[in-house]
Context: one part of a larger RNA
RNA sequence: CGUUCGAUUCUUGAGGGGAUUCAUCUACAGUACGAGAGGACCUAGGUGAGGGAACCGCUGGUGUGCCAGUUGUACCGUCCGGUGCAUUGCUGGGUAGCUACGUUCUUAUUUGAUAACUGCUGAAAGCAUCUCAAGCAGGAAGCUGACCCCAAGAUAAGGAAUCGUAUCCUGAGUAAUCAGGAGUGAGAUCGCCGGGAGACUACCGGUUAAUACUCUGCAUGUGGAAGAUCCGUAAGGAUUUAAGCUAAGCAGUGGAUAGAUCGAAG
Numbered sequence: 001c002g003u004u005c006g007a008u009u010c011u012u013g014a015g016g017g018g019a020u021u022c023a024u025c026u027a028c029a030g031u032a033c034g035a036g037a038g039g040a041c042c043u044a045g046g047u048g049a050g051g052g053a054a055c056c057g058c059u060g061g062u063g064u065g066c067c068a069g070u071u072g073u074a075c076c077g078u079c080c081g082g083u084g085c086a087u088u089g090c091u092g093g094g095u096a097g098c099u100a101c102g103u104u105c106u107u108a109u110u111u112g113a114u115a116a117c118u119g120c121u122g123a124a125a126g127c128a129u130c131u132c133a134a135g136c137a138g139g140a141a142g143c144u145g146a147c148c149c150c151a152a153g154a155u156a157a158g159g160a161a162u163c164g165u166a167u168c169c170u171g172a173g174u175a176a177u178c179a180g181g182a183g184u185g186a187g188a189u190c191g192c193c194g195g196g197a198g199a200c201u202a203c204c205g206g207u208u209a210a211u212a213c214u215c216u217g218c219a220u221g222u223g224g225a226a227g228a229u230c231c232g233u234a235a236g237g238a239u240u241u242a243a244g245c246u247a248a249g250c251a252g253u254g255g256a257u258a259g260a261u262c263g264a265a266g
Base pairs, nucleotide, nucleotide: 001153005164006163007162008161009160010159011158015150016149017148018147021049022048023047024046025045026044027043033038050107051106052105053104054103055102059100060099061098062097066093067092068091069090070089071086072085073084074083075082076081110145112143117138118137119136120135167182168181169180170179171178172177187262188261189260190259192206193205194204195203213254215252216251217250218249221245222244227240228239229238230237231236
């Protein structure tokens, strides 16, 4: 821009893409077959490999904004207590999120038309013949449906529901109407606050509210803070004290712009 009034939400599915893999075990059965050696079809049931998807309750990883230990050094005047730097200084753990080595599911069932091929009936050609003769069947991991995803720019531009479509002025015209302008208005965009969304854009949420953030409580993690008292010459230990601190988590509470622009008359 189009889809022939403008929008919001939900859909149909022309068409396109993906997946549809393999192994092994048990029974049938040591049966059919075969002199023996060996050794099935069919059917039923199970376990896996590989591929795919989702998720984080479990097991782990990461977790440079959490907690603790510890070395050197500088600083906060000193001690104490801290902070900076040293790969996050190093080390031990670890919330959310993300993740696999973790968990769950799936790779199932099956339709139709066929290929090679196997046939039935059967003439031309008194026989024979599956037939680029009429007619009638079977037959593949392949094709087509079935399963998952995208999908009306599918220009043949589909469908449904809902919302909005009061008017005025100027010019032309006999009129219908046409051209220009103003204004209402469903809705949309910008702006503002954000996100499990994200390179940007887009998408999603909030400002007609619990979206960010504050505070409180909890969960989780770390592992027993500082100060004080006591014991010890001291290093240090004990009590107060399951202490103190605690990110992205949960709940409650408080709580943040005014607004601007565009936008149908068929």
A computed fold for a 266-nucleotide part of an RNA from a Candidatus Woesebacteria bacterium, annotated as large-subunit ribosomal RNA, domain VI. Its Rfam family is "Bacterial large subunit ribosomal RNA". Its family is annotated with structural constituent of ribosome and ribosome in the Gene Ontology. RNAcentral holds the full RNA, with entries from ENA.